[in-house]
Molecule: small-subunit ribosomal RNA
Organism: bacterium
RNA sequence: AUGGAGAGUUUGAUCCUGGCUCAGGACGAACGCUGGCGGCGUGCCUAAUACAUGCAAGUCGAGCGGGCCAGAACGAAGGGCAACCGGAGUUCUGGUUUAGCGGCGCACGGGUGAGUAACGCGUAGGUAAUCUACUCCGAAGACCGGGAUAACACCUCGAAAGGGGUGCUAAUACUGGAUACGCUCUUUCUCUCGACGGAGGGGAAGAGGAAAGGUGGCGUAAGGCGCAAGCCUGCUACCACUUCGGAAUGAGCCUGCGUCCUAUUAGCUAGUUGGUAGGGUAAUGGCCUACCAAGGCUAUGAUGGGUAGCUGGUCUGAGAGGACGGUCAGCCACACUGGGACUGAGACACGGCCCAGACUCCUACGGGAGGCAGCAGUAGGGAAUAUUGGGCAAUGGGCGAAAGCCUGACCCAGCGACGCCGCGUGGGCGAUGAAGGUCUUUGGAUUGUAAAGCCCUUUUCAGGGAGACGAAGGGAUCGUCGGGAAAUACCUGAUGAUCUUUGACGGUAUCCCUGGAAUAAGCCCCGGCUAACUACGUGCCAGCAGCCGCGGUAAUACGUAGGGGGCGAGCGUUGUCCGGAAUUACUGGGCGUAAAGGGCGUGUAGGCGGGUGGCCAAGUCGGGUGUGAAAGGCCCCGGCUCAACCGGGGAGAUGCAUCCGAAACUGGUCGUCUUGAGGGCAGGAGAGGGGAGUGGAAUUCCCGGUGUAGCGGUGAAAUGCGUAGAUAUCGGGAGGAACACCAGUGGCGAAGGCGACUCCCUGGCCUGUACCUGACGCUGAGGCGCGAAAGCGUGGGGAGCAAACAGGAUUAGAUACCCUGGUAGUCCACGCUGUAAACGAUGGGCGCUAGGUGUGGGAGGUACCGACCCCUUCCGUGCCGCAGCUAACGCAUUAAGCGCCCCGCCUGGGGAGUACGGCCGCAAGGCUGAAACUCAAAGGAAUUGACGGGGGCCCGCACAAGCGGUGGAGCAUGUGGUUUAAUUCGAUGCAACGCGAAGAACCUUACCUGGGCUUGACAUGCUGGUGGUAGGAACCCGAAAGGGGGACGACCCCGGCUUGCCGGGGAGCCAGCACAGGUGCUGCAUGGCUGUCGUCAGCUCGUGUCGUGAGAUGUUGGGUUAAGUCCCGCAACGAGCGCAACCCUCGUCCUUAGUUGCUAACGUUGCCGAAAGGCUGCGUGCACUCUAGGGAGACCGCCGGCGAUAAGCUGGAGGAAGGUGGGGAUGACGUCAAGUCCUCAUGGCCCUUAUGUCCCGGGCUACACACACGCUACAAUGGCCUGAACAAAGGGUUGCAAGACCGCGAGGUGGAGCUAAUCCCAAAAAUCAGGCCUCAGUUCAGAUUGCAGGCUGCAACUCGCCUGCAUGAAGACGGAGUUGCUAGUAACCGCAGGUCAGCUAUACUGCGGUGAAUACGUUCUCGGGGCUUGUACACACCGCCCGUCAAACCACCCGAGUCUAGUGCACCCGAAGUCACCUCACCCAACCCGUAAGGGAGGAAGGUGCCGAAGGUGUGCUCGGUGAGGGGGGUUAAGUCGUAACAAGGUAGCCGUACGGGAACGUGCGGCUGGAUCACCUCCUUU
Repeated sequence: AUGGAGAGUUUGAUCCUGGCUCAGGACGAACGCUGGCGGCGUGCCUAAUACAUGCAAGUCGAGCGGGCCAGAACGAAGGGCAACCGGAGUUCUGGUUUAGCGGCGCACGGGUGAGUAACGCGUAGGUAAUCUACUCCGAAGACCGGGAUAACACCUCGAAAGGGGUGCUAAUACUGGAUACGCUCUUUCUCUCGACGGAGGGGAAGAGGAAAGGUGGCGUAAGGCGCAAGCCUGCUACCACUUCGGAAUGAGCCUGCGUCCUAUUAGCUAGUUGGUAGGGUAAUGGCCUACCAAGGCUAUGAUGGGUAGCUGGUCUGAGAGGACGGUCAGCCACACUGGGACUGAGACACGGCCCAGACUCCUACGGGAGGCAGCAGUAGGGAAUAUUGGGCAAUGGGCGAAAGCCUGACCCAGCGACGCCGCGUGGGCGAUGAAGGUCUUUGGAUUGUAAAGCCCUUUUCAGGGAGACGAAGGGAUCGUCGGGAAAUACCUGAUGAUCUUUGACGGUAUCCCUGGAAUAAGCCCCGGCUAACUACGUGCCAGCAGCCGCGGUAAUACGUAGGGGGCGAGCGUUGUCCGGAAUUACUGGGCGUAAAGGGCGUGUAGGCGGGUGGCCAAGUCGGGUGUGAAAGGCCCCGGCUCAACCGGGGAGAUGCAUCCGAAACUGGUCGUCUUGAGGGCAGGAGAGGGGAGUGGAAUUCCCGGUGUAGCGGUGAAAUGCGUAGAUAUCGGGAGGAACACCAGUGGCGAAGGCGACUCCCUGGCCUGUACCUGACGCUGAGGCGCGAAAGCGUGGGGAGCAAACAGGAUUAGAUACCCUGGUAGUCCACGCUGUAAACGAUGGGCGCUAGGUGUGGGAGGUACCGACCCCUUCCGUGCCGCAGCUAACGCAUUAAGCGCCCCGCCUGGGGAGUACGGCCGCAAGGCUGAAACUCAAAGGAAUUGACGGGGGCCCGCACAAGCGGUGGAGCAUGUGGUUUAAUUCGAUGCAACGCGAAGAACCUUACCUGGGCUUGACAUGCUGGUGGUAGGAACCCGAAAGGGGGACGACCCCGGCUUGCCGGGGAGCCAGCACAGGUGCUGCAUGGCUGUCGUCAGCUCGUGUCGUGAGAUGUUGGGUUAAGUCCCGCAACGAGCGCAACCCUCGUCCUUAGUUGCUAACGUUGCCGAAAGGCUGCGUGCACUCUAGGGAGACCGCCGGCGAUAAGCUGGAGGAAGGUGGGGAUGACGUCAAGUCCUCAUGGCCCUUAUGUCCCGGGCUACACACACGCUACAAUGGCCUGAACAAAGGGUUGCAAGACCGCGAGGUGGAGCUAAUCCCAAAAAUCAGGCCUCAGUUCAGAUUGCAGGCUGCAACUCGCCUGCAUGAAGACGGAGUUGCUAGUAACCGCAGGUCAGCUAUACUGCGGUGAAUACGUUCUCGGGGCUUGUACACACCGCCCGUCAAACCACCCGAGUCUAGUGCACCCGAAGUCACCUCACCCAACCCGUAAGGGAGGAAGGUGCCGAAGGUGUGCUCGGUGAGGGGGGUUAAGUCGUAACAAGGUAGCCGUACGGGAACGUGCGGCUGGAUCACCUCCUUU
């Protein structure tokens, strides 16, 4: 020393930039739901809107005169003989009242924040420029007079409010005179000080200026008054009074500094700035007036506009800051609005006055009254803010001598969870883990020790009782000690005792007793951020949402429930502020590409500035002093039971002022220095600028010659030109513009920019030298100048090119790209414009920080000289590269590194560089430059993919080369569509469509019609019942299913008796309950299986390394391969899944085995034959074929060549086979929410006398059409007939079936043989031989149809196949297009099988027979692999995306105007009132003169004048409202037109400008790379 946390969201992913949002705290709050108690606080933020009613400032009788009451004394008239009665009146005393005169107060206290951007506030000072009632201290004094006037009385006006007149009276009211200081003024002398308009002290002269009494006591001798009582004169105390001085308090004025936003407010100012004189004030001052001068303020922001009371403080923050100024405290301002003064110590006065205005009220209509921004309260406004309460008991204030009175200040109470704090709603034990709820995999889990129950407690609550602190004082009496005094009186101070008295709150706090768990829990949330999860409902609906985002049938995100989390008498929401936000960055940011360097220079103000010495001390640093109010905050201690709250003390208070000190640094000043800067001298390079002149090449045009039919142009064409002679070619001429080669990441310039040659004028730069000056420097807001192209003005010029325009093409269109023409313009002169991707997207200056290598211009070194090379050095210009920096890319002595100085600029995207305003411009337009609204992003760099009408490499029947098809016909099959009661369902580009289906007449069957059944056609369990039970024949209904019907009639086990019967149990059956069942839905909830890319060569991992990271490396590269196959290289080294191999089959050989196979040789039977011989059977044999087991063989092994000697390639030998020998099986990581819930399995949902199940019949077979896979053909390489030959692989006992017989045939009869190398299906066909046909819709082709048959089957009508006879359609080789195949392949030919009763099989799966052609090659099409490049794509090009138009909504701009408000200027009118003036003929008690009348002095009403609020008129300016219409902008799942941009985006794009066009845009000119690709040059890197 106590202090600092982050998260979500841009992407497929990453890093960065950047905005939005959240978590925190706070509140004078409001709203929603809920609500037990107490304490302390707090409560109109809006209409400074309007206010009914009550209260909020009075008091003093000890200043005064009255009124009233009581008493006392005296006592008139009158009466009485008198005593006396009587009681007017007078006087006095006491009480009371308080209207009046008078004093003090009312300027405090209380409210509010409208105004005010100001000396208003804060802070520090000044006042030598001032005042201050009451209070305190000191000094002195208070003498002698006078005249009035309220009240009152009477009269009178008025509705009232209020007056008027006459008459009387008092004072602490008013007033004359006296006296008076150290007071004031004038003149003057002197001392001290000073900040030098003076201040203070001491003196002199002159002049001027005061007063009031009251009360108490003593005393009454004397005097006065009075009838008397008594009073006065006296003394004394207190209060009051006067003058002066001082103190204190309060106030006025002045000054330094600080104090919001706006420059789209840049100039403001006439009393303005100063002076002189005067006025005015308490006082300075243009505060006011006159005169004189012409000043004053301003970029350090004047003036104007907007907003706002300021501060202590409050909230937040780590702090620095930011925001705020409610309660409390200080200051200010205001008091219905505006103006004004009066009184006073103090006001221009909240509850005073005057005037004007608006409003309200009263009125007799003539006039009057009023001001809650005091406390309550009302209306209104508003989301919203309290009682018309109690009390002066306390604190404080006013008055009073005091008692006391007054006090909505204040103290309390009431209302409001508005805030803070505290307490409670119970505590312990309690497991059958109760019931109920919820979930469930049905086992259970959870709610949950929670409840119940048992035992306690009683804060709170209810009842009863006791009962405060806050009270100090005041009064009375009696003392003690003092003071004044003559005093024991009186007054007064201190102190003591006794008595008495004071509490609104309040019978409140608090305490005690009794009772009983009794009276007391909610709110929000539960997708992530963020703590807390399930079920149901809903189905892009209803809704949620702070951001991201949830909801389209399995929603932890909506609604409800259960459960859970959080807080708790509260909890959420909304609003606002700070924080997080380093997101305005002082602390603490940036500007190459993210937003951001001015287009470039010059230079003003300003900022910053080299070495050295002295001085000063402004900054700076140290110390002291004063101040920084209290409250608050912090620390400590203490008081309420704790806390909140409150009391006491302390520290702190970063500030300001002042004094003293230091002198390093900054600054100032005076010197000096040379290194910064500049100059001189000697050299040097250059498209630097301006002017004048000159030159050649080329294009075009004109003239002439030659010459003939075309030229020109394009992808191809056409327009165009040309027989009137073009193009081509030669010669001559004209004219304008531009300067080939040289030429170069070469040069020069500040930038724009500058290119033939010569001359003239001129700027800058470099090198060398070290002669001069001596910091003269750097930067640079404003200012000024320059500034490509386009464009504008005037005048020229005009060859080529060329916006616009015209025509031709292209195209769906083509306002374009291409072509032919062509005008402005491009050129010159002068003037304007002032913008560009004006770019290195990089401001200028200085210093520092490895190198390497080019190139331009100098200088030096070496050498005898010169040149080259080489080395050194300075300036410029490139590339590579280290450290460092950077988000990365990259930069890297030419920094984007490390530092300093100055300028410019940025702060999310869009709106928008737009609008408005201003300035500039001839115009076009430029500069400056917003907001509303809207979005949750917009962006930068890099990564992995994907894609490209990008590149390069490679492969594949991918193309090409071939052969055959398909697309045309008929038919078959499938699909779409249509139809239907139903035409069941699924499959839909490749990768659905002869597919699921390897067999739909019934069945199948899932569909439709109709008829039935309901524990069910099928499974399991439970309960109950059942022996004539289960089963079940006739017979009846019915299409069947089914329903009746019941003859007959059981079985197993045990026991008893045992013929047989009885009892029990099982099975079966019946009834019922659980449940069955579903080809119902969801393949987008799933498993499994499958298709596809693709048998393509790929896909990954571990460790290491590189990168902030996504990722990369490995896997890239050089070769090679069918292959990520192998070799080599390499920050990689290895490994896995794939490839290959291992497996099956075919091909050669060997071996084993030899029946049903084979049978040569040998033997033999029978038959034929003349014979040879053949056939058949048997034996034998297994040699051969074959069968099926095992093995061999092939590996680039051998040789040559190529290649890096490798991998391998190529040729050859041998071999049956040669470079994976052919074929098959085998399918990596993954993609397509691919396919399948109708194979099966399965979550969820749905149906349950039906969506289940049974049955008959029908349908799946429909038919105008369209498509797909096929079959058969169109014929002669053929068809038909006759004859002849050769397979393989399969199948067969509910089966295949021989021979034989019947039938033209399908087939039938019959049945040998065969459970199969034995028998059968079984005939193979193409082929071969012979014959016929002869190019024709045919002897091709066979559809269609008729008739007659056969077979299967319960049954061939819908709807089977086959046979015979008859019939004999389309079709003559097939458009665009499209498909298969590279060898035993295609093509052609037949055979078999599965399914299956039969078959619609031309399908599918296999089998063999015959048996080709072609491949130059990889440009193109398609698909794929790897590398690289661009990207605005990432549901990834079937992507993204732009603008017009149309529609809806929103905010804005302009707008003829119009309305409100504010304000400037000019003028008119001019209230109240101050001031001035003179007038003052009207009025006046005090003083003077006078006996008086009257006069004077003086006052004063009235009058005049200046100023002057409101009002009026005119004219400007500003903000705002509204406005027909106009304009663009923004937003809005599925509108229209096109395709501009992103890939070379299909014409590279973009910037400025100009013209044109529905629109995006197009074109011209100049510029940029933020353009792909290829080639070349140069530079660089490596060898």